[in-house]
The RNA shown here (small-subunit ribosomal RNA) has 1381 nucleotides and comes from an uncultured bacterium. Rfam family: Bacterial small subunit ribosomal RNA.

């Protein structure tokens, strides 16, 4: 000193939370020792029991006991003693009572108390003070009682009554009076008004007590003065909350007389006056003992008042007095109340907020201890007695402080645990082991200080010495970020964690456990509370345009602030001295306990008071000034206000004329009006409201607001030039006034418009938007209401601070003057510098720089709500909370995405066309259903003739049944064998199983290699799970034109710029411009095919010329075609026009081809947790006589149904029959298979050629020519079915293809909807290939024939660029509101 948390990211505002310190604490886990402290914060609730205030016999009379002496009596006997009873005297001890002093201190508690309290500083000329100290003086003479005691009585008791006796330092009378007090009058001194002090005068009143001692003397007593100590009263200032408490008060405020008190005083009383307090907060309500101090904080402050100390208050609750120096009295009295106890029911007793202790309450707080040894207190002459004050001990880690739980060496880095990439790493010198030490501990011995003669509870304590043995002594919390510290396993949005953010849905560093680590340590965490961080109440030290916050506006009172000059004063201010600021505490410097905590000494201490000085500033007083403010005069501007009057246009109604079928209204309609004559048009009359053009970015007003014209009255501002007043000013709580619209009251008025209402539409509904009507209202007068996004979301005033450019109202100057230029005052706009601001923006009309005053704000919601109060006729307005709840709510800006926002552009996107799908039958895929199984995956576009380029077995992953268990497959080890392979037989549904035959290689002869079998375990195996753990591959946006980077610049920043702009392009293609300059991935080009030509080369290709043949068959040739290699060609290169002299576009020439010629390959950054763990690879999890392996059979081919993709059709542009022509690209040895023969045919038989420009598949088909059919369910269509065959194959039942004959279904062009295609394309026709034993309507290729249309970009879909809005960012399939559950 900061950090986390609002967002995709950013800056700001703003709250919440954390890290620190503290505690009279409590709870959880744990616990070795000592020292010093500290301990009912709750029930000022109730209390059993014991103790906590007594003492004095030297005040007094008694009583009792003991001892001694003397006497009397009795008994015994040793005649002198012992014993018994009694009397007297003395001494000692104890003591109930009278009396004195003390029980007003000490100890406890904090209920009450917001001032009769406390703190600080003063005052008393308005006071008291026992015991104590000092000083002066005194104590003479008498008297009468009374307790105790004795006797009697009442009562259960507590207690009480009567009679009698007695004493005093108890009580009373008289005397004395230097003295005190009282009244009178006098003198001196002093002061602060009343007055105070001293002295003298005469008058009145008022004292006393004795005790002890042989004595000396001592202790007491009385009066007076002084002191000390302790108290009482008064004053000022200071310290809580609430105005949703605004008025309070009648002894109240003051006076006079009287009373009362120690003393002043309405303290009390009678009378008189009507005051007193209050916005600087009275009164009322709530809360609270106050302070020194304590905690925290950099400080200013904030919170607090337990222990220790000072003061106050209280003692079961309330009230009262008595005694006394002192009380209205904790362990005194009286009364009342509640409660408890005793009782003979009549009546009595009690007060732990003293120390222990009990139960209760509570999260929670100790022993019914020892001692008066010390310190102190009461009484006493003293000894002494009393003292739960106090000193000590006990209990509790409750706090602070100190110490220990061992130290050194010790690597094979042991064992073990954990992790692991299996190599190792880590716990870890840690342990073990060796060598030491003894603090604490245990035992023993000695043994204090505290005490100055005696006396020690603590205590055989502290401390010292000796001996002993590492022995007896470590836990708690945390490890996702904040915040130091990480891995494994378990769990699987479960269990749980959490201070905030947030973790957990199968790989959790956040849950639980373990290992490891971090922190603190006899403690550690949690909870509660306070301060801090929080500048988050801001004096130091905040704000108010948009984040919370400027009253709607004006006026004015209190208050606050205030121009220039001089003089005075000294309240504020500054400074010196001094008193006080208790002690303790804190700070600083020292000392003592071994150190520390603790304790002792010294010093310092922001306040207040007294006093001396200074005079700049503020205040006050006095005198002046004119720059602020105001008055007078002149002038012009204006929807400023109020009242009255007068217009024109429009509208509606009415009357009349013309006139005829519609009008009106809408997106389209209807309600409505109209043949009883509307709408339209003409004329007239009436009525109410509003004032076109001018008109504006204009003007006026404090704001709200103000608009036809004229008149009257009237407010304010402005300009000019002089004169006057002389700070008269600014702001403004409260108050008062004004205040749009709507609304309310009374009375008018009512044309149009128009809430409510009615009807018609729209709609799923439509209590709306649209339409037709229509009432309050809108208008006027008077009176209320008092609110608005009453906004510039910007309070008022003053001063200062670059400019530029408009406009309104004045003035001045200049010029060549209907004007222009310069300048000035006042208003009103825009742009812009500095500065400010979170940014947006503001910027002389400030949101800048300063000053003054006022209002207001302090997280979001609850809520401008509730209650209370005020106002209002009401509606309602003003003021204005809390409980509860959230971790955000919010401002500005950024990048995206989105918009039924805008601009531009593109695409078979629409449009223009052609052909389809959707209807039928069949094929195929999917869903669903079914099933033992119908294996799995793919799911909008971008799954569905997709994986599958081909499921009868196999494939195959599924199901049923039957086998095997180191395994069908790989590596390693040991043993055996010489095989394995191959062949055969039995058995089986088949595999499996059983048996038989055959039978290695190399060699240096040591052995080695190979193969099989057997055995043991490491392991194999898995199409089991997770594509949301992954790699790789792929789809899609999209072949769309985009996506980025470096440096620089701009911005606080996210980011921007570049990449935007003007053109252009298929293109971020290119050009120009530009705070950008460059670059990369994409585009294009480079690659392949194709279109033209050339060169080279001619076999298996070709044949113009020559010869030859049935035939390019052969000779010959390589010109042509063709083949396949290399080249050329096209580049806006040329011309014209347009364009900016550019890029480029349009047209033209030439050319086979013209503006990327046509096609292909090629797919940027990224998006979709897109697809795939079943191509493959792979982490983790799971199975291991099974989820692995082998085998047979079945299934993937099921079938009410739904969808996708196709094939064939519905026919005459056709079907059928016959004849006939022309391709390209491919395949071929377990292959293609000619010719010939057979068969209606599928095909079969034989078999030539060909590993291919040679042979073969191979017939191309549509086409063309000829014939037939004649519009029909047909000579269309071919499904379905029957019979018989063919082919492949171990095997065609489930379940293949083909042929022949027979059968001959639906279907007559297809609803809503929807798909493809822009040229060699669509459409149509066939051919080939891969897969493949066989199986093609699919897929991939190939050629043949070969169109139509595109005006154009409004609309649908998708995309790109710029811009705009946004409360979206999982990004519109978003967010979010209300109701219901």
């Nucleotide at each position: 000193a900061g950090a986390g948390u609002u967002u995709g990211a950013u800056c700001c505002u703003g709250g919440c939370u954390c890290a620190g310190g503290a505690u009279g604490a409590a709870c959880g886990c744990u616990g070795g020792c000592g020292g010093c402290g500290c301990a009912c914060u709750u029930a000022a609730g109730a209390c059993a029991u014991g103790c906590a205030a007594g003492u004095c016999g030297a005040a007094c009379g008694g009583a009792a006991a003991u001892u001694u002496a003397u006497c009397u009596u009795a008994a015994g006997u040793u005649u002198a003693c012992u014993u018994u009873a009694g009397a007297u005297a003395a001494a000692u001890u104890u003591u109930a009572g009278u009396g004195g002093c003390g029980g007003a201190c000490g100890g406890g508690u904090g209920a009450g108390u917001a001032a009769u309290a406390c703190g600080u500083a003063g005052g008393c000329a308005a006071c008291c003070u026992g015991c104590c100290u000092c000083a002066a003086a005194g104590a003479g003479a008498g008297g009468g009682a009374u307790a105790a005691c004795u006797g009697g009585g009442a009562g259960a008791a507590a207690u009480u009554u009567c009679a009698g006796c007695u004493a005093a330092u108890a009580c009373c009378u008289c005397a004395u009076a230097a003295g005190a007090c009282c009244a009178c009058a006098c003198u001196g001194c002093g002061g602060c008004a009343u007055c105070g002090c001293a002295g003298a005068g005469g008058g009145g009143u008022c004292a006393a007590a004795g005790g002890a001692g042989u004595a000396a003397u001592c202790c007491g007593c009385u009066u007076u003065g002084a002191g000390a100590u302790g108290g009482g009263c008064c004053u000022a200032c200071g310290g809580c909350u609430g105005a949703u408490u605004a008025g309070u008060u009648u002894g109240u405020u003051g006076g006079u007389g009287g009373g009362g008190u120690a003393a002043c005083g309405g303290c009390c009383u009678a009378c008189c006056a009507a005051g007193a307090c209050u916005a600087u907060g009275a009164u009322c309500a709530g809360u609270a003992g106050c302070c020194g101090g304590g905690c925290u904080g950099a400080g200013a402050g904030g919170c607090u008042g337990g222990c220790c100390g000072g003061c106050c208050a209280c003692a079961u609750u309330g009230g009262g007095a008595c005694u006394g120096a002192g009380a209205c009295a904790c362990g005194g009295c009286c009364c009342a109340g509640a409660c408890u106890c005793c009782u003979a029911c009549g009546g009595g007793a009690g007060g732990c907020a003293g120390c222990a202790g009990u139960g209760g309450g509570g999260a929670a707080u100790a022993u019914u201890g020892c001692a008066c040894a010390a310190u102190g207190g009461g009484c006493g002459c003293a000894a002494g007695c009393c003292u739960g004050a106090u000193g000590c001990a006990g209990c509790a880690a409750c706090g602070c402080c100190g110490c220990g739980u061992g130290a050194g060496c010790g690597a094979u880095g042991a064992a073990g645990g954990c992790c692991u990439u299996c190599g190792g790493g880590u716990c870890g010198u840690a342990a073990a082991g060796c060598u030491c030490u003894g603090u604490c501990c245990u035992c023993a011995a000695g043994g204090a200080a505290g005490a100055u003669a005696a006396u020690g509870a603590c205590g055989g304590u502290a401390c010292u010495u000796g001996a002993g043995g590492a022995g007896g002594a470590a836990g708690c919390c945390c490890c996702g970020g904040c915040u130091a510290a990480c891995u494994a396993c378990g769990u699987g949005c479960c269990a749980g964690c959490a201070g905030c953010c947030g973790c957990g849905g199968u790989a959790a560093u956040a849950c639980g456990u373990a290992g490891g680590g971090g922190g603190c340590u006899a403690g550690c965490g949690u909870u509660a509370u306070c301060c801090g961080g929080a500048u988050u109440u801001a004096u130091u030290g905040g704000g108010c345009g948009u984040a919370a916050a400027g009253c709607g506006c004006g006026u004015c009172u209190a208050g606050g602030c205030g121009g220039u000059u001089u003089g005075g004063u000294a309240a504020g201010u500054c400074u010196g001295a001094u008193g006080u600021g208790a002690a303790a505490a804190u700070g600083c410097g020292g000392g003592g306990c071994u150190c520390a905590a603790c304790u002792c000494c010294g010093u310092a201490u922001u306040g207040c008071g007294u006093u001396g000085g200074a005079a700049a500033c503020u205040g006050c007083c006095a005198a002046a000034c004119u720059a602020g403010a105001g008055u007078a005069c002149u002038g012009g501007a204006g929807a400023g206000g109020u009242a009255g009057g007068c217009g024109g246009a429009a509208c509606u109604a009415c009357a009349a004329g013309u006139g005829u079928a519609g009008a009106g209204g809408u997106g389209a309609a209807a309600u409505u009006c109209g043949u009883a004559g509307a709408u339209a048009u003409u004329u007239g009359u009436a009525g109410g409201a509003a004032u076109g053009c001018c008109g504006a970015u204009g003007g006026g007003g404090a704001a709200g607001c103000c608009a036809g014209c004229c008149u009257a009255c009237u407010g304010g501002a402005c300009a000019g030039a002089u004169a006057c007043u002389g700070a008269c000013g600014c702001u403004a709580a409260a108050g008062c006034g004004c205040g749009a619209a709507a609304g309310c009251g009374u009375g008018g008025g009512g044309a149009g418009c128009a809430a409510a209402c009615a009807g018609g539409a729209u709609u799923a509904g439509a209590u709306a938007c649209c339409c037709u009507g229509g009432u309050a209202g809108u208008c006027c007068a008077c009176g209320c209401c008092g609110u608005a996004a009453a906004c510039g979301a910007u309070g008022a005033a003053u001063a200062c601070u670059a400019g530029g450019u408009g406009u309104c109202g004045g003035g001045u100057g200049g010029c060549a003057a209907a004007g222009c230029c310069a300048u000035u005052c006042g208003g009103u706009g825009c742009c812009g510098c500095a500065g400010c601001a979170a940014a947006c923006g503001c910027a002389g009309u400030a949101a800048g720089u300063a000053u003054u005053c006022c209002a207001c704000c302090u997280g979001g919601g609850g809520a401008g709500u509730a209650c209370g109060u005020u106002c209002g006729c009401a509606a309602g307005a003003a003021u204005g909370a809390a409980a509860c709840u959230c971790a955000a709510a919010g401002g500005a800006a950024u990048u995206g995405a989105c918009g039924g926002g805008g601009a531009c552009c593109c695409g078979c996107a629409c449009a223009a066309g052609c052909g389809g799908u959707g209807g039928a039958g069949c094929a195929u895929g999917u869903g669903g259903u079914u099933u033992a199984a119908u294996u799995c995956g793919a799911a909008g576009c971008a799954a569905c003739g997709c994986g599958a380029a081909g499921a009868a077995c196999c494939u195959u992953a599924c199901c049923a049944a039957g086998u095997c268990u180191u395994g069908a497959c790989a590596u390693c080890c040991g043993g055996a064998u010489g095989a394995c392979c191959g062949g055969a037989a039995c058995u089986u549904a088949a595999c499996c199983g059983u048996u038989c035959c055959u039978u290695c290689c190399c060699u240096u002869c040591g052995g080695g290699g190979c193969a099989u079998c057997c055995g043991a375990g490491a392991c194999a195996g898995g199409u089991g799970g997770u594509g949301c753990a992954u790699g790789g591959u792929u789809g899609u946006c999209g072949u769309c034109a985009g996506c980025u980077c470096g440096u620089g610049u701009c911005g606080u920043g996210a980011g921007a710029u570049g990449u935007u702009g003007g053109g252009u392009u298929a293109a971020g293609u290119c050009c120009c411009g530009c705070a950008a300059c460059g670059a990369g991935c994409g585009c294009a080009a480079c690659c392949c095919c194709u279109a033209u030509c050339a060169u080279u080369a001619g076999u298996u290709g070709c044949c113009a010329u020559c010869a030859u043949u049935a035939a390019g068959u052969u000779g010959g040739g390589c010109a042509c075609u063709c083949u396949a290699a290399u080249g050329a060609g096209a580049c806006u290169g040329c011309c014209g026009c347009g364009g900016a002299c550019a890029a480029c576009g349009c047209g033209g020439a030439g050319g086979a081809a013209g503006g990327u010629g046509g096609g292909g390959a090629u797919g940027a950054c990224g998006u979709c947790a897109a697809a795939u763990c079943a191509u493959c690879a792979u982490g983790c999890c799971c199975c291991u006589u099974a989820u692995g392996u082998c085998u047979u059979g079945g299934g993937c081919u099921a079938c009410a149904c739904a969808c996708g993709u196709g094939c064939u059709a519905c026919a005459a542009u056709g079907g059928c029959c016959g004849g006939u022509a022309c391709a390209g690209a491919g395949g071929g040895c377990a292959g293609c298979g000619a010719c010939c023969a057979c068969g209606c045919a599928a095909g079969u038989g034989c078999a030539a050629g060909c590993a291919a420009a040679u042979c073969u598949c191979a017939a191309a088909a549509a086409g063309c020519c000829g014939g037939u059919c004649u519009c029909a369910g047909u000579u269309c269509g071919g499904a379905u079915u029957g019979u018989g065959g063919g082919c492949u194959g171990c095997a065609a039942c489930c379940c293949g293809c083909c042929c022949a004959c027979a059968u001959g279904a639906a279907g007559u062009u297809g609803g809503a909807a929807u798909c493809g295609c822009u040229a060699g394309u669509a459409a149509u026709c066939g051919c080939a290939g891969g897969u493949c034993a066989g199986c093609a309507u699919a897929c991939u290729g190939c050629g043949g024939u070969g169109a139509a249309u595109a005006c154009g970009u409004u609309c649908c879909c998708g995309g790109g660029u710029c811009u705009u809005g946004u409360a979206c960012a999982c990004a519109c399939c978003g967010c979010c509101c209300g109701u219901c559950a």